[in-house]
RNA sequence: GCCUUAUAAAGAGUGGUGGAGGGACUAGGCCCUAAGAAACCCAGCAACCGGCUUGCACGGUGCUACAUCCUACAGGUAAAACUGGUAGAUAAGGA
Numbered sequence: 001g002c003c004u005u006a007u008a009a010a011g012a013g014u015g016g017u018g019g020a021g022g023g024a025c026u027a028g029g030c031c032c033u034a035a036g037a038a039a040c041c042c043a044g045c046a047a048c049c050g051g052c053u054u055g056c057a058c059g060g061u062g063c064u065a066c067a068u069c070c071u072a073c074a075g076g077u078a079a080a081a082c083u084g085g086u087a088g089a090u091a092a093g094g095a
Base pairs, nucleotide, nucleotide: 002094003093004092005091006090007089013042015041016040017039021032022031023030026072027071028070029069043064044063045062048060049059050058051056052055068087073084074083075082
C1' cells in the first nucleotide's frame, strides 16, 4: 500500500520551546494565524484494543478552532433542508 468491520455535529490549553504558515489531496468557498501557524514537549480529553479489582484510566493507539470546516457524485427540492455514496481519518482484525 490492499481488504473487512466500527466510529465521527460530544469532549479536551490564558502552559513551554518554536518562528510562518495552517484547516489531508485537487478545485471552489469559508476560515484560523505575529494577540504567534506547523512541529516538538508538557498538560488534558476520550474509551477502540490490552489489562484487571468490570468501571477504572494502568499499558498500546488516537485526539485537543470551525460538522471529517463546507461543497464536489447520486437521490431529493422552486431553491434549500435532508438522505445515501466516494475519498480521507482513527481503531481493531485480515490476506
A computed fold for a 95-nucleotide RNA, annotated as SAM riboswitch aptamer (S box leader). The sequence was found by an Rfam model in a public genome assembly. Its mean pLDDT, the model's own confidence on a scale to 100, is 86.